[in-house]
Context: one part of a larger RNA
RNA sequence: GCCUGCGAGUUACGGUAUGCAGCGAGGUUAAGGGAUAGGAGUCCCGGAGCCGGAGGGAAACCGAGUCUGAAUAGGGCGAGUAAGUUGCAUGUCGUAGACCCGAAGCCAAGUGAUCUAGUUAUGAGCAGGUUGAAGCUCAGGUAAAACUGAGUGGAGGACCGAACCCUAGUCUGUUAAAAAAGGCAGGGAUGACUUGUGACUCGGAGUGAAAGGCUAAACAAACUUGGAAAUAGCUGGCUCUCCCCGAAAUGCCUUGAGGGACAGCCUUAUCAAAAUCUUACGCAGGUAGAGCACUGGAUGGACUAGGGGGCUUCACCGCCUACCAAACCCAAUCAAACUCCGAAUGGCGUAAGACAACUGAUAGGAGUGAGACUAAGGUUCGUAGUCGAGAGGGAAACAGCCCAGACCGUCAGCUAAGGUCCCAAAAUACCGCUAAGUGUGAAAUGAUGUGUGAUUGCGAAGACAGCCAGGAGGUUGGCUUAGAAGCAGCCAUUCCUUAAAAGAGUGCGUAAUAGCUCACUGGUCGAGUAAUGAUGCGCAGACAAUGUAACGGGGCUAAGCGGUAUACCGAAGCUACGGAUUCAGCACUUCAUUGUGUUGGAUGGUAGGGGAGCAUUCCAUGGACUGAUGAAGGCAAAUUGUAAAGUUUGCUGGAGGGGAUGGAAGAGAGAAUGCAGGU
Numbered sequence: 001g002c003c004u005g006c007g008a009g010u011u012a013c014g015g016u017a018u019g020c021a022g023c024g025a026g027g028u029u030a031a032g033g034g035a036u037a038g039g040a041g042u043c044c045c046g047g048a049g050c051c052g053g054a055g056g057g058a059a060a061c062c063g064a065g066u067c068u069g070a071a072u073a074g075g076g077c078g079a080g081u082a083a084g085u086u087g088c089a090u091g092u093c094g095u096a097g098a099c100c101c102g103a104a105g106c107c108a109a110g111u112g113a114u115c116u117a118g119u120u121a122u123g124a125g126c127a128g129g130u131u132g133a134a135g136c137u138c139a140g141g142u143a144a145a146a147c148u149g150a151g152u153g154g155a156g157g158a159c160c161g162a163a164c165c166c167u168a169g170u171c172u173g174u175u176a177a178a179a180a181a182g183g184c185a186g187g188g189a190u191g192a193c194u195u196g197u198g199a200c201u202c203g204g205a206g207u208g209a210a211a212g213g214c215u216a217a218a219c220a221a222a223c224u225u226g227g228a229a230a231u232a233g234c235u236g237g238c239u240c241u242c243c244c245c246g247a248a249a250u251g252c253c254u255u256g257a258g259g260g261a262c263a264g265c266c267u268u269a270u271c272a273a274a275a276u277c278u279u280a281c282g283c284a285g286g287u288a289g290a291g292c293a294c295u296g297g298a299u300g301g302a303c304u305a306g307g308g309g310g311c312u313u314c315a316c317c318g319c320c321u322a323c324c325a326a327a328c329c330c331a332a333u334c335a336a337a338c339u340c341c342g343a344a345u346g347g348c349g350u351a352a353g354a355c356a357a358c359u360g361a362u363a364g365g366a367g368u369g370a371g372a373c374u375a376a377g378g379u380u381c382g383u384a385g386u387c388g389a390g391a392g393g394g395a396a397a398c399a400g401c402c403c404a405g406a407c408c409g410u411c412a413g414c415u416a417a418g419g420u421c422c423c424a425a426a427a428u429a430c431c432g433c434u435a436a437g438u439g440u441g442a443a444a445u446g447a448u449g450u451g452u453g454a455u456u457g458c459g460a461a462g463a464c465a466g467c468c469a470g471g472a473g474g475u476u477g478g479c480u481u482a483g484a485a486g487c488a489g490c491c492a493u494u495c496c497u498u499a500a501a502a503g504a505g506u507g508c509g510u511a512a513u514a515g516c517u518c519a520c521u522g523g524u525c526g527a528g529u530a531a532u533g534a535u536g537c538g539c540a541g542a543c544a545a546u547g548u549a550a551c552g553g554g555g556c557u558a559a560g561c562g563g564u565a566u567a568c569c570g571a572a573g574c575u576a577c578g579g580a581u582u583c584a585g586c587a588c589u590u591c592a593u594u595g596u597g598u599u600g601g602a603u604g605g606u607a608g609g610g611g612a613g614c615a616u617u618c619c620a621u622g623g624a625c626u627g628a629u630g631a632a633g634g635c636a637a638a639u640u641g642u643a644a645a646g647u648u649u650g651c652u653g654g655a656g657g658g659g660a661u662g663g664a665a666g667a668g669a670g671a672a673u674g675c676a677g678g679u
Stems, first nucleotide, its partner, number of pairs: 001679006011096013026051003032045005055062002065077004099237002102234001106227006117201009126191001128160003131156001135152006164188003169184004203219001205215003240613006250263002253260002264368002266365007276354008289341001290339002295335003299331003304325001306324002308321004371387003392403003407579004412575003418569003421554003427566007439556001445540002449537004454532005466524005472497003477491003503518001507516002580603009614668001616665006625657002633652008
């Protein structure tokens, strides 16, 4: 891993709702007792107690009222009008382990120092070699010492190095030879050494040359048992079928944020009448926009109070002003708390039409409260779609895009999106464009690519391009400069002449000249040519890592792009035919929303609500029925049913099985790193 078996909403007592049954202003017994052959049961006593029938008040108490109050006021709670209660079943809630498995931990009582830490008592061990402290002896030396030398001596957490003890490094080993080892090299090796045996100290405690180390292969609090099924707002798992409906990922509060409470959204029952959409008519409104008529902001101009500056004057008067500037005027503007205006949607009312079905209330049951998706970044509000919970067709593949909502069957038809050369179902005709394999990836920018339409020049009085010829003189303009002669640089009335035309010069060139060339002109030629902007399709810009690899592939010059027309293909869409279920209406029928027929609608579905069934074990009716002329079980086939499943036959097997109607559950496995066994 596989197979087989086991494996998770139970039970008790209460509350509440619904269904069924009994009785009913009442309902009901509990413990206990009696009868019966009986301890399974059945029947009968037993009215204690409980609920209901009256409430109000803290209470006394009063009572259809009562409390408050001084009150006959007012107000609060009641009555006025609605039946309860007991049992059983089911849903759900509470208290209990409460669907099952799962902690790390907490507390208590015990067991451990045969490992290891420290201590203690008593034993044991340390090849060999080296060094040579103190002291002592002798000699020298001294007044005596000190001191010096030679010996002797044998100290040391001394030296080298086996046994023994250890481990800083590295290699191997890592389903190991080993749950800590082996190899190499290394440290200590008379000591704070190593070691045997006995003993002592322990769980918030011991021991610790201290690493949170060690305390029996596990220690930031050992192990065993108990409290104990601790708790787990967390993860995982939770077993047969069909039918109906069908969510949420939001608001508010939360020691709240992956959990809850209430609301929202789903479902079921009962009751009620309506709800929604469209059209028409009517009504309210001050948003978007717009505007400047009000309130304010803000710019320019004109005009002109006032102020500043200047002039003048003894002063008054007066003059000027490219200074500041109110009001008024003109022009152009801005506004959530401005409005002379003013929509669309939306809202309300009335009427008609459509619509199987929505809406509201009460009661039972939920789930949800992580949401996701287009276009770089932010924010607020509203609304819609899809996925979630949605299959099918298209987009090569692809939850959220496009088309379209799957009850079942059919070797029938029509279409949607999207397609029609081959893979691969289906296509032809016509008109244009593209030459880049563009199509089949990209920008700024760049370009006589090419199509279309437009504007402006020049052109048979000959344009544009080419070729032939001219392109002169004053003059080497002036200045500057070594030189400056069209052409280093500076200056400008860049002028005049001859001319068909020719710049005081467009570029190359020279030291400077020279030389070549251009503008400009004539000839030749003979029909278009030049510029600008618009637009369609293309070009360059364009470089990445396994392998073409930027059409899904082949391949395509259309099988690319734009347009026109007509076909066809294409889905679980629609239609046709047959069938099923469900809801509503109608008709007949039935004890009965029972059954039949008919008409119309509906039937994707996660969480979740509701309904109807299948199978397993046991019990009652029941000593019914069935079985050696072969039960259950096993293997296989056929057959019936929408499914869970049922039936029959054959073989096997060798003793029980079980229809129907009810009842009761240890009542259905593929998943839980599930448990046990087998393999």
A computed fold for a 679-nucleotide part of an RNA from a termite gut metagenome, annotated as large-subunit ribosomal RNA, domain II. Rfam family: Bacterial large subunit ribosomal RNA.